[in-house]
Context: one part of a larger RNA
RNA sequence: GGCGCACGGUGGAUGCCUUGGCACUAGGAGCCGAAGAAGGACGCGACGAACGGCGAAACGCUCCGGGGAGCUGUACGUAAGCUACGAUCCGGAGAUGUCCGAAUGGGGGAACCCGCCUUCCGUCAUGGGAAGGCGUCCGGCCGCUGAACACAUAGGCGCCGGACGGUAGACCCGGAGAACUGAAACAUCUUAGUAUCCGGAGGAAGAGAAAGCAAACGCGAUUUCCCGAGUAGCGGCGAGCGAAACGGAAUCAGCCCAAACCGGGAUGCUUGCAUCCCGGGGUUGUAGGACCCCCGCACGGCAGGCGGGGAGGAUAGGCGAAGCGGCCUGGAAAGGCCCGCCAGAGACGGUAACAGCCCGGUAGCCGACAUCCUCCCCCCGCCGGGGGUAUCCUGAGUACGACGGGACACGAGAAAUCCCGUCGGAAGCUGGGAGGACCAUCUCCCAAGGCUAAAUACUCCCUAGUGACCGAUAGUGAACCAGUACCGUGAGGGAAAGGUGAAAAGCACCCCGGAAGGGGAGUGAAACAGAUCCUGAAACCGUGUGCCU
Numbered sequence: 001g002g003c004g005c006a007c008g009g010u011g012g013a014u015g016c017c018u019u020g021g022c023a024c025u026a027g028g029a030g031c032c033g034a035a036g037a038a039g040g041a042c043g044c045g046a047c048g049a050a051c052g053g054c055g056a057a058a059c060g061c062u063c064c065g066g067g068g069a070g071c072u073g074u075a076c077g078u079a080a081g082c083u084a085c086g087a088u089c090c091g092g093a094g095a096u097g098u099c100c101g102a103a104u105g106g107g108g109g110a111a112c113c114c115g116c117c118u119u120c121c122g123u124c125a126u127g128g129g130a131a132g133g134c135g136u137c138c139g140g141c142c143g144c145u146g147a148a149c150a151c152a153u154a155g156g157c158g159c160c161g162g163a164c165g166g167u168a169g170a171c172c173c174g175g176a177g178a179a180c181u182g183a184a185a186c187a188u189c190u191u192a193g194u195a196u197c198c199g200g201a202g203g204a205a206g207a208g209a210a211a212g213c214a215a216a217c218g219c220g221a222u223u224u225c226c227c228g229a230g231u232a233g234c235g236g237c238g239a240g241c242g243a244a245a246c247g248g249a250a251u252c253a254g255c256c257c258a259a260a261c262c263g264g265g266a267u268g269c270u271u272g273c274a275u276c277c278c279g280g281g282g283u284u285g286u287a288g289g290a291c292c293c294c295c296g297c298a299c300g301g302c303a304g305g306c307g308g309g310g311a312g313g314a315u316a317g318g319c320g321a322a323g324c325g326g327c328c329u330g331g332a333a334a335g336g337c338c339c340g341c342c343a344g345a346g347a348c349g350g351u352a353a354c355a356g357c358c359c360g361g362u363a364g365c366c367g368a369c370a371u372c373c374u375c376c377c378c379c380c381g382c383c384g385g386g387g388g389u390a391u392c393c394u395g396a397g398u399a400c401g402a403c404g405g406g407a408c409a410c411g412a413g414a415a416a417u418c419c420c421g422u423c424g425g426a427a428g429c430u431g432g433g434a435g436g437a438c439c440a441u442c443u444c445c446c447a448a449g450g451c452u453a454a455a456u457a458c459u460c461c462c463u464a465g466u467g468a469c470c471g472a473u474a475g476u477g478a479a480c481c482a483g484u485a486c487c488g489u490g491a492g493g494g495a496a497a498g499g500u501g502a503a504a505a506g507c508a509c510c511c512c513g514g515a516a517g518g519g520g521a522g523u524g525a526a527a528c529a530g531a532u533c534c535u536g537a538a539a540c541c542g543u544g545u546g547c548c549u
Base pairs, nucleotide, nucleotide: 001548002547003546004545005544006543007542008541009540015534016499017498020470021469022467023466024465025464026463027462028461029459030458031166032165039100040099041098042055043054044053046078047077050074051073052059061094062093063092064091065090066089070082071081072080105114106113107112115134116133117132118131119130120129121128136163137162138161139160140159142158143157144156145155171202172200173199174198175197176196182189186236212219213218223250224249225248226247233241234240254451255450256449257395261280262279263278264277265276266275267274268273285429287394288393289392290391291388292387293386294385295384300383301382302381304380305379307378308377309376310375311374312373313372314371315370317366318365319364323339325338326337327336328335340357341356342346348360349359350358400424401423402422403421404420405419406418407417410436431446432445433444434443435442486493487492506533509520510519511518512517
């Protein structure tokens, strides 16, 4: 030195565990904000920091309710206290709530600096202090004021109301809008109206009550799912893109204006019309309404409203069965054997090991001063029908056309339909649009105004629960004081790190040592469970020993 064997060191794999995650299910909730949010800064404790809580009224204040013996958070220490005159704790409603932040008196390098007005405190007075107010934009009408320019108007000032910002990295609607890529290259095309940016909103959004579909029969708003169907089609007819009707389901709801006409008012100083405002009227396509005539005043309906009543639910809780059974093993019984009991409860978790009957609970039942939600009832509010048809009304720079674009599954195509730009530009009920160029016949429908639950999408969040999900290199980046430490000028990037024991019983005392550490002693079932402490693999490093050299 090598190869073995034994025993160690180091190291932290493996096994076991789980406080944390992941994916879902059901129900709830789906906003917060100038009455100052979200998010922060700085403070508040007897005692250093941090986290959590709170705000100069600062580990808390008030009231109401629950609860019933301990309490002063994590936090296991000391001190000082509180509590049956009911604390701590839990729920509801309030109060307080520094400074920054939309931040809004002005400024500013956020958490800082500097003001003005009113009222008040205080001073002999100045200084000082307290409370309230002082931003911008939009709207309103009220008030005041008020140019050129006499009246007036514009403008100014004041007052009242509203908006702003955040978010859930989700869902929705709209505006703007790529490229890599695919086409085995590439340009039309595709990726894709995706990503991304911007605006806006809601608990959903959008759509929605036929100028629809259909086809000679008919249907009767919208939305979503299944099917139709990878069909019909579109397509350098390449790559690829890709419907709709019908049928079946979910859910169901229909309404209001504009106009004609009637009434009232205002303005216009060609006294007769026009325009505007308000009220009534009216809302349709087998046309409807105005207008004229007739009937009716009630049943019924409603998505609206201050209020009243009722029911259910949410936000604390309460009651809640049955072995302190025997013996055995063990440190420990919940295990084994034996004997009982409950069960509307044998879910789950804990307890020294595996517990229906030990504990918390579970099934079942009960419960709210206060606040909130849903539904129902009452009240209020709103909503009629028929006939006639001479006249009047029925959404205009609109429909539509040409040209240029875009959207439609549809790439200009035979290209209907819808939208935008430019230029033209109707009819008006004997009217008009559509049925995939266009025309006729036929059929369906009434554009150029508006509103509308439910079925659908999503999940930051709350409650309960589930898993042929993970188990610390996994599962969230984060089981642990993590978006931390650390890196970066910055945008941004972004870790590692869990486990003594049933219980701290966390080793009194003695010895060596300056200490660290160790040896005894003691605790414990175990101390090679002694604090990065369960198990403790391998690499790697030793000690002893056998054999070989």
Large-subunit ribosomal RNA, domain I from Marinococcus luteus, 549 nucleotides, folded computationally. Its mean pLDDT, the model's own confidence on a scale to 100, is 85. The organism belongs to Marinococcus, within Bacteria. It matches the Rfam family "Bacterial large subunit ribosomal RNA". Rfam links the family to the GO terms structural constituent of ribosome and ribosome.